[in-house]
Molecule: SAM riboswitch aptamer (S box leader)
Organism: soil metagenome
RNA sequence: UAUCAAGAGAGGCGCGAGGGAACUGGCCCGUUGACCGCCCGGCAACCUGGCUUCGCCGCCAAGGUGCCAAAGCCAGCCCGGAGACGGGAACGAUA
Numbered sequence: 001u002a003u004c005a006a007g008a009g010a011g012g013c014g015c016g017a018g019g020g021a022a023c024u025g026g027c028c029c030g031u032u033g034a035c036c037g038c039c040c041g042g043c044a045a046c047c048u049g050g051c052u053u054c055g056c057c058g059c060c061a062a063g064g065u066g067c068c069a070a071a072g073c074c075a076g077c078c079c080g081g082a083g084a085c086g087g088g089a090a091c092g093a094u095a
Base pairs, nucleotide, nucleotide: 001095002094003093004092009040011039012038013037014036018029019028020027023076024075025074026073041068042067043066046064047063048061049060050059051058072091077088078087079086080085
């Protein structure tokens, strides 16, 4: 600086009680085995490579990352609004 409501697992093995970043509240997932680790599979296309006369744009590939419940699960702080709700910030994640 950019993106974060799209997309992708009823897979196998191991472990065994917590987990959804942290605090609070809510909601949800979990002994029908979650979370986590490994393997396999997949998504996406930031970096990378190729094509396009160069660049941009675009298209293709998928080597390096990332990701594969729920919007970053929701809210908290600020602004608008009677409210429902909308917008933003902060924090965080990835590149």